Context: one part of a larger RNA
Molecule: small-subunit ribosomal RNA, central domain
Organism: Hyalogyrina grasslei
RNA sequence: UUGGGCGUAAAGGGUGUGUAGGCGGCUCAAAUAGUCAGAUGUUAAAUCACUAGGCUCAACUUAGUGACUGCAUUUGAAACGUUUGAACUAGAAGUAUGCAGAGGUUAGCGGAACUUAUGGUGUAGCAGUGAAAUGCGUUGAUAUCAUAAGGAACACCAAAGGCGAAGGCAGCUAACUGGGCAUUACUUGACGCUGAGGCACGAAAGCGUGGGUAGCGAAUGGGAUUAGAUACCCCAGUAGUCCACGCCGUAAACGAUGUACACUAGAUAUUGGGAGUUUCGACCCUCUCAGUGUCCUAGCUAACGCGAUAAGUGUACCGCCUGGGAAGUACGAGCGCAAGCUUAAAACUC
Numbered sequence: 001u002u003g004g005g006c007g008u009a010a011a012g013g014g015u016g017u018g019u020a021g022g023c024g025g026c027u028c029a030a031a032u033a034g035u036c037a038g039a040u041g042u043u044a045a046a047u048c049a050c051u052a053g054g055c056u057c058a059a060c061u062u063a064g065u066g067a068c069u070g071c072a073u074u075u076g077a078a079a080c081g082u083u084u085g086a087a088c089u090a091g092a093a094g095u096a097u098g099c100a101g102a103g104g105u106u107a108g109c110g111g112a113a114c115u116u117a118u119g120g121u122g123u124a125g126c127a128g129u130g131a132a133a134u135g136c137g138u139u140g141a142u143a144u145c146a147u148a149a150g151g152a153a154c155a156c157c158a159a160a161g162g163c164g165a166a167g168g169c170a171g172c173u174a175a176c177u178g179g180g181c182a183u184u185a186c187u188u189g190a191c192g193c194u195g196a197g198g199c200a201c202g203a204a205a206g207c208g209u210g211g212g213u214a215g216c217g218a219a220u221g222g223g224a225u226u227a228g229a230u231a232c233c234c235c236a237g238u239a240g241u242c243c244a245c246g247c248c249g250u251a252a253a254c255g256a257u258g259u260a261c262a263c264u265a266g267a268u269a270u271u272g273g274g275a276g277u278u279u280c281g282a283c284c285c286u287c288u289c290a291g292u293g294u295c296c297u298a299g300c301u302a303a304c305g306c307g308a309u310a311a312g313u314g315u316a317c318c319g320c321c322u323g324g325g326a327a328g329u330a331c332g333a334g335c336g337c338a339a340g341c342u343u344a345a346a347a348c349u350c
Stems, first nucleotide, its partner, number of pairs: 003322004007304002012318001014201004021194003025088001027086006034080001035077008048066007091191001092188004096183004103177007110154001114150008125136002162169002206247006215241002220236004258317006266295011299306002323350003332343004
């Protein structure tokens, strides 16, 4: 390489959008460089296959025939593919009517808790632990009441619940705004799927500039524990956590499961919509579309398990794997302010 694979053994890109490329619904007509068939020429000899002959056989060898893989010219076929033209509506998209939602951005507002400050009451402890101590407190703490200020997060509702491409998103209100679902009618008429590069987004930590800082809290200091204790426990506490703008671009970025489409028994729960039945109106019940879960049939799987939200049966396209270590390292390149990230070996060794 071929092949075989990628939930857990090595292996799905963090996610989307989309360029090239690959693949692509139904009908008619035409063309035909793919495809298929025929003819001619060529495809040296040897080799290979078959038949016959020569060495006593065989290997070997001689002759004949064939095959081989293409290439060129030419004649034809038109199912498939392609191209062109025309048409269609089942894919896709749009309009209309409704609906649900922590989807996003910005601004304003709210209550509980906490801390601090001031004042009142009040007096000797408080805090902390396995036990203590450091610490706080007679300059009046802890406790309690009132007032004020501040920052961060939003109890209950809350759910196996919802939304989002992923990361992620939760007090309330308003403005702006993205996506989705259902229903029937209409419009466009294959406009589709995937997607190397590219581009955009991307938790936490970290970085730059300027703010902010209540609580928590790497580092650090102190107290304990211990043989030691650069820890676990305790008292403090800086960066950070928060905001604005700009970087970083990584995670067990996980469903450890790429995207899209189609097909293949059921049962049950739940979210959003529609229809029917019923009713004063609902609930219940029946059917259906889109999600989210649980259990299971066939089937698959090394097993565990998966099982219409497939890891079943198929198709299209992309990414990735190929013994362990060295190593996600060195070198080179690109990116970055840096930290570092991406790409990515070999010697050697088992």